[in-house]
RNA sequence: GGCGGCGUAGCUUAGUUGGCUAGAGCGUCCGGUUCAUACCCGGAAGGUCAAGGGUUCGACUCCCCUCGCCGCUA
Numbered sequence: 001g002g003c004g005g006c007g008u009a010g011c012u013u014a015g016u017u018g019g020c021u022a023g024a025g026c027g028u029c030c031g032g033u034u035c036a037u038a039c040c041c042g043g044a045a046g047g048u049c050a051a052g053g054g055u056u057c058g059a060c061u062c063c064c065c066u067c068g069c070c071g072c073u074a
Stems, first nucleotide, its partner, number of pairs: 001073007010026004019057001028044005050066001052064003
């Protein structure tokens, strides 16, 4: 240099034949429970879906390009 895969919450990730407000577990915070802590139960916050552009009535999803990581290869 060429080709391919991946990038979604603090962490691990689901969701992509385009369609209702993007969900879950752990963690964090608040409350309940307890003499207290843990476990357990209830609730809440937390996401520019890697960045930009395009297609479309509508994009996490399709197309182009850039960045980062990983792999194959001359």